Small-subunit ribosomal RNA, central domain from an uncultured prokaryote, 350 nucleotides, folded computationally.
Context: one part of a larger RNA
RNA sequence: CUGGGCGUAAAGCGCGCGUAGGCGGCCUGAUAAGUUGGAUGUGAAAGCCCUGGGCUCAACCUAGGAACUGCAUUCAAAACUGGCAGGCUAGAGUAUGGUAGAGGGUAGUGGAAUUCCCGAUGUAGCGGUGAAAUGCGUAGAUAUCGGGAGGAACACCAGUGGCGAAGGCGGCUACCUGGACCAAUACUGACGCUGAGGUGCGAAAGCGUGGGGAGCAAACAGGAUUAGAUACCCUGGUAGUCCACGCCGUAAACGAUGAGAACUAGCCGUUGGGGGCCUUUGUGCCUUUAGUGGCGCAGUUAACGCGUUAAGUUCUCCGCCUGGGGAGUACGGCCGCAAGGUUAAAACUC
Numbered sequence: 001c002u003g004g005g006c007g008u009a010a011a012g013c014g015c016g017c018g019u020a021g022g023c024g025g026c027c028u029g030a031u032a033a034g035u036u037g038g039a040u041g042u043g044a045a046a047g048c049c050c051u052g053g054g055c056u057c058a059a060c061c062u063a064g065g066a067a068c069u070g071c072a073u074u075c076a077a078a079a080c081u082g083g084c085a086g087g088c089u090a091g092a093g094u095a096u097g098g099u100a101g102a103g104g105g106u107a108g109u110g111g112a113a114u115u116c117c118c119g120a121u122g123u124a125g126c127g128g129u130g131a132a133a134u135g136c137g138u139a140g141a142u143a144u145c146g147g148g149a150g151g152a153a154c155a156c157c158a159g160u161g162g163c164g165a166a167g168g169c170g171g172c173u174a175c176c177u178g179g180a181c182c183a184a185u186a187c188u189g190a191c192g193c194u195g196a197g198g199u200g201c202g203a204a205a206g207c208g209u210g211g212g213g214a215g216c217a218a219a220c221a222g223g224a225u226u227a228g229a230u231a232c233c234c235u236g237g238u239a240g241u242c243c244a245c246g247c248c249g250u251a252a253a254c255g256a257u258g259a260g261a262a263c264u265a266g267c268c269g270u271u272g273g274g275g276g277c278c279u280u281u282g283u284g285c286c287u288u289u290a291g292u293g294g295c296g297c298a299g300u301u302a303a304c305g306c307g308u309u310a311a312g313u314u315c316u317c318c319g320c321c322u323g324g325g326g327a328g329u330a331c332g333g334c335c336g337c338a339a340g341g342u343u344a345a346a347a348c349u350c
Stems, first nucleotide, its partner, number of pairs: 004321003007304002012318001014201004021194003025088005031082001033081002035077008049065006091191001092188005097182003103177007110154001115149007125136002162169002206247006215241002220236004258317006266295012278282001299306002323350003332343004
C1' cells in the first nucleotide's frame, strides 16, 4: 500500500463561509483523451516456468518453447468517464402571497426584590448554627411605615415549547437586520455536494484601557468544627461578575454520534403552516408538509442500545484512530501583552 475502524472500548475538527482538489441529474448529436479489442515493432542474454537431451542419478550443464503482465506505432469499437455542441426540469435557486419565533444589533422604558441614605413609630435585642461564636445594636439596631439613590437580574406565562450553524438566546416598546417554513403558480436551467490550506464566529474564566459596582463572591481576615482543618458550616470581604472598545480561542464546546443525498413497517404525543369533512360547527375528525419527543418491525450492535431525527441499506467528500505510561509533555515553528494556545516527538518503561 492493501485492510479494519471512529455513540460508550483509541478515534468526528466547537461551528460556519469558502479556495484548490475530489465527486456530480435526464435526453440527443458529434469527438475519441481515459477505456476495450486486433495487428506490427520492441521488451538483450542468463535466470524463473514447461518439454526434451548430456554427465551412472542429482546438483550442474545444454536445446527448444512459453513468459517478460510493459512501451511505442497503427487499425477498429463507442457502452461508460472526460472535453465539445444543443436541449430538458425531477436537484439547486429566484419572484409573488402568507405564517410562527427568548434569531442578531441599537435606543428607550416598567414593576417586584436586595442593599444603602433620610424621616417617623418603637425598645433590647438582632443575626447565625447541628450547637455556637466571630459580627451588628442603647451613639437606638432588628421589626413596621413613608420618601429617595443606585446597580444587576427579569417571578408567573414556561412547555422532552420556540429560534439560531455552533457558542447561545427569556420583562415591555420602537427602529435596523439575518434565516426558516407553508401554498399555488411563473421564471433561471445543473447554476450542485463536500471542502486540504485560508478566513470569520466562538460559553465561562483570564488579560489591557476607561467607566460602573446593589447583590453574589475566588483570594484574604476572623469565628467554629477537628488529632490537625491552609476545607466543608458561619460573620465579613477584594478582584471578578455589569458597560464600551481591544485581546484570548479554550470546555464533558455532548446527541461524547462530521456534512450532503437516496432507499427501508408502523403506532402515540407536541410546535408552525396548508387542504378537506359535517350528524354532534367542536376542547371534533381525516389528510399533507416542516420541526421536536416517546415506543417499536426488519435490520444492526460486543453488549447497552439505535431503529425514516438510524448507530439499518448504499453513494460522494472531509476530519480522525492504530497498546498503557512517558505526554497532549520536551524541542523547534506559528500565534498571544501575559496567562497560555496550536502543531507535536523521543529515550526509557510495563
Description: Its Rfam family is "Bacterial small subunit ribosomal RNA". Rfam links the family to the GO terms ribosome and structural constituent of ribosome.